Source information: A computed fold for a 75-nucleotide RNA from Cellulomonas sp., annotated as c-di-GMP-I-GGC riboswitch aptamer. Lineage of the source: Bacteria > Bacillati > Actinomycetota > Cellulomonadaceae > Cellulomonas. Of the family's consensus pairs, 95% are formed in the model. The sequence is in RNAcentral, with records from Ribocentre.

């Protein structure tokens, strides 16, 4: 340094429900867990989504890129 186990030791939390918030996608918190080994951060590519559309905006739990991190079986 890859990598990733039926390991510790933790963590996050999808539909659903509910309460604020946004015109909308959506976002926050609470309940709840399908699932993640980055499902931690980030709109740089691609995509995808709303909208008061010469424009704005939103989605990191669609895929890539770049930072950053916890543990140590087997390669």
């Nucleotide at each position: 340094a890859g990598c990733g186990a039926c390991a510790a030791c933790g963590g996050c939390a999808a539909a659903c429900c509910c309460g604020c918030u946004g015109c909308a996608a959506g976002g926050c918190g609470g309940g709840g867990a399908c699932g993640c080994a980055a499902a931690g951060c980030c709109a740089c590519g691609g995509g995808g989504c709303c909208c008061a559309c010469u424009g704005g905006g939103c989605c990191a739990g669609c895929c890539g890129a770049g930072c950053u991190a916890c543990c140590g079986a087997a390669c």